Predicted 3D model of a 72-nucleotide RNA (transfer RNA) from Bosea sp. Root483D1. It was read from a public genome assembly. Model confidence (mean pLDDT): 84 of 100. Rfam family: tRNA. About the family: Transfer RNA (tRNA) molecules are approximately 80 nucleotides in length.

RNA sequence: GGGCGGCUAGCUCAGCGGUAGAGCACUCCCUUCACACGGGAGGGGUCACAGGUUCGAUCCCUGUGCCGCCCA
Numbered sequence: 001g002g003g004c005g006g007c008u009a010g011c012u013c014a015g016c017g018g019u020a021g022a023g024c025a026c027u028c029c030c031u032u033c034a035c036a037c038g039g040g041a042g043g044g045g046u047c048a049c050a051g052g053u054u055c056g057a058u059c060c061c062u063g064u065g066c067c068g069c070c071c072a
Stems, first nucleotide, its partner, number of pairs: 001071007010024004018055001026042005048064005
């Protein structure tokens, strides 16, 4: 220098153009003498960034950044 993949909640990851989700974690409640386990409720997101396409973009297109792999 070239190619490919990834970037979504604190962490690990879903989400095939139409209201952003799960598990774990966190907070509160129930249960217990207490803790753990279990049950219930809740908070938390510029979907890496900037443009474009579209009635509508996390999703499609272009560029940039960061991480990983491969080629040279």